Model confidence (mean pLDDT): 80 of 100.
A computed fold for a 75-nucleotide RNA from a Candidatus Yanofskybacteria bacterium, annotated as transfer RNA.

[in-house]
RNA sequence: GCAGCGGUAGCUUAGCUGGUUUAAAGCGCUGCCCUGUCACGGCAGAGAUCACGGGUUCAAAUCCCGUCCGCUGCG
Numbered sequence: 001g002c003a004g005c006g007g008u009a010g011c012u013u014a015g016c017u018g019g020u021u022u023a024a025a026g027c028g029c030u031g032c033c034c035u036g037u038c039a040c041g042g043c044a045g046a047g048a049u050c051a052c053g054g055g056u057u058c059a060a061a062u063c064c065c066g067u068c069c070g071c072u073g074c075g
Stems, first nucleotide, its partner, number of pairs: 001074007010027004019058001029045005051067005
């Protein structure tokens, strides 16, 4: 340099056949209950403008273009 795959809560991932006000789960975090205390368990809650910019569309995490970053392969 070329090609492919990927970037979504603190972490790991789902959603990628556009759609119905609200982006889901596990771990973690906060509060309460439980307990002599901790852990376990139960209940509730906070937390992601879906890498960035632009385009298409009535509507974009999802489609298209560009940029950046990571991984793999080729040279």
Rfam family: tRNA. Rfam classes the family as a transfer RNA. Gene Ontology term of the family: triplet codon-amino acid adaptor activity.